[in-house]
Context: one part of a larger RNA
RNA sequence: CUGGGUCUAAAGCGCCCGUAGCCGGUCGUGCAAGUCUACUGUGAAAUGUUGGAGCUUAACUCCAACGCGUGCAGUGGAUACUGCCUGACUUGGGAGCGGGGGAGGGUAGGGGUACGCCCGGGGUAGCGGUAAAAUGCGUUGAUCCCGGGCGGACCCCCAGUGGCGAAGGCGCCUACCCAAAACGCGUCCGACGGUGAGGGGCGAAAGCUGGGGGAGCGAAGGGGAUUAGAUACCCCCGUAGUCCCAGCUGUAAAUGAUGCCAACUAGAUGCGACUGCAUCUUUGAGAUGCAGUAGCGCCGCAGCGAAGGCGUUAAGUUGGCCACCUGGGGAGUACGAUCGCAAGAUUGAAACUU
Numbered sequence: 001c002u003g004g005g006u007c008u009a010a011a012g013c014g015c016c017c018g019u020a021g022c023c024g025g026u027c028g029u030g031c032a033a034g035u036c037u038a039c040u041g042u043g044a045a046a047u048g049u050u051g052g053a054g055c056u057u058a059a060c061u062c063c064a065a066c067g068c069g070u071g072c073a074g075u076g077g078a079u080a081c082u083g084c085c086u087g088a089c090u091u092g093g094g095a096g097c098g099g100g101g102g103a104g105g106g107u108a109g110g111g112g113u114a115c116g117c118c119c120g121g122g123g124u125a126g127c128g129g130u131a132a133a134a135u136g137c138g139u140u141g142a143u144c145c146c147g148g149g150c151g152g153a154c155c156c157c158c159a160g161u162g163g164c165g166a167a168g169g170c171g172c173c174u175a176c177c178c179a180a181a182a183c184g185c186g187u188c189c190g191a192c193g194g195u196g197a198g199g200g201g202c203g204a205a206a207g208c209u210g211g212g213g214g215a216g217c218g219a220a221g222g223g224g225a226u227u228a229g230a231u232a233c234c235c236c237c238g239u240a241g242u243c244c245c246a247g248c249u250g251u252a253a254a255u256g257a258u259g260c261c262a263a264c265u266a267g268a269u270g271c272g273a274c275u276g277c278a279u280c281u282u283u284g285a286g287a288u289g290c291a292g293u294a295g296c297g298c299c300g301c302a303g304c305g306a307a308g309g310c311g312u313u314a315a316g317u318u319g320g321c322c323a324c325c326u327g328g329g330g331a332g333u334a335c336g337a338u339c340g341c342a343a344g345a346u347u348g349a350a351a352c353u354u
Stems, first nucleotide, its partner, number of pairs: 003326004007308002012322001014202004021195003025089004030084002033082002035078008048066007092192001093189003096185003104178007111155002115151008126137002163170002207248006216242002221237004259321006267299001269297003273293008303310002327354003336347004
């Protein structure tokens, strides 16, 4: 010496499930493959070391012994660790039971305000819009007020530094169906586990195909302004789209810019969930306090970090497994391949330049 790294410098796959592989809790028996050990065989010569010899010396060469050849094979032995066989265990994991919590997902039904349009009534000259205007709408009666109807989208307050979900994401009410987590009990199984190359599934918005729907908003487009110009910002319209059903796409500053699992390492404080105990009680699915568990925040010791900061929800201290990085540009481009209806996605260079 036998790499160093990945919150922000290059670098954690968007997320989950899972195949191979890699890794694997406690106690005992057996085997002896890995491992350790002794011996035997083999491990060419040259090179090396020591002693000696030969060229006048030396270099060089020769002889002998030793060493090296780090390995392979065979035989005997050891059994702590790993492995394999077998037996057992319960703390990891799973199942079960109990009462709670939640915008978790799907389907169906119902409701609400606002908005737009239509009809009827009232009513008259403006309305709308802006920094100011104009385009626009309006005497074929608008804006405004009242009554009625139709339509699509959305779901005020509650709402929170709150909750749920693997992530994307999820917010009116009710019912049904599906699913997850936490808490408590410690009844059952008995290591059944962790990660996960390939692979499979899910995956915002936009986009695409077919069918429906279309109130508001609104890429493109048209018009009015602004301006030197104005392919913009502002204003008036407005198509696709936004919505629903079926299918595709598979991306994102898919962010905690922080992979998953496990263990260990001061505390303080707040929030919601469950459990236990105590007090109060209007006995209610009540209130408060203390303790515990899992979660969501904020502060902070040690420690870590280039610093910002992180700090039991680690970026601390360790172990297991996977993914990824290796100067900037060229370039996430070209070519090829796979996927896609397409748009494009995935994989992913080089010359050259600095």
RNAcentral holds the full RNA, with entries from SILVA. Small-subunit ribosomal RNA, central domain from Candidatus Micrarchaeum sp., 354 nucleotides, folded computationally. It matches the Rfam family "Archaeal small subunit ribosomal RNA".